Glycine riboswitch aptamer from an Ilumatobacteraceae bacterium, 94 nucleotides, folded computationally. The sequence was found by an Rfam model in a public genome assembly. NCBI's taxonomy places the organism under Bacteria, Bacillati, Actinomycetota, Acidimicrobiales, Ilumatobacteraceae.
RNA sequence: AGAACCCGGUCGGGAGAGUCGAUGCGCAGCGACGCAUCGGCGCCGAAGGAGCAAUCACCCCGAAUCUCUCAGGCCAACGGACCGGCCGGGCGAG
Numbered sequence: 001a002g003a004a005c006c007c008g009g010u011c012g013g014g015a016g017a018g019u020c021g022a023u024g025c026g027c028a029g030c031g032a033c034g035c036a037u038c039g040g041c042g043c044c045g046a047a048g049g050a051g052c053a054a055u056c057a058c059c060c061c062g063a064a065u066c067u068c069u070c071a072g073g074c075c076a077a078c079g080g081a082c083c084g085g086c087c088g089g090g091c092g093a094g
Stems, first nucleotide, its partner, number of pairs: 005090009018041009042074003048070001049068003056062001
């Protein structure tokens, strides 16, 4: 001085999924449209959570972007697994 790998921070990218009814609000007014709340049925899966194979292993335990859908979500916003850049730290091939 130092690749890869691991951890933290930061910036950027980041999907999917509704409708019916009631009430209220917005609109000068009826209607239409939009939003919020409640209810019915439905839907999504990439926060979190739960479950599982082979192999490995003495035994037990032990995975996920798979499965479930408790939570969360189905205008937008927030959030968002994961990916990339930068910064700091750890380890350390050469």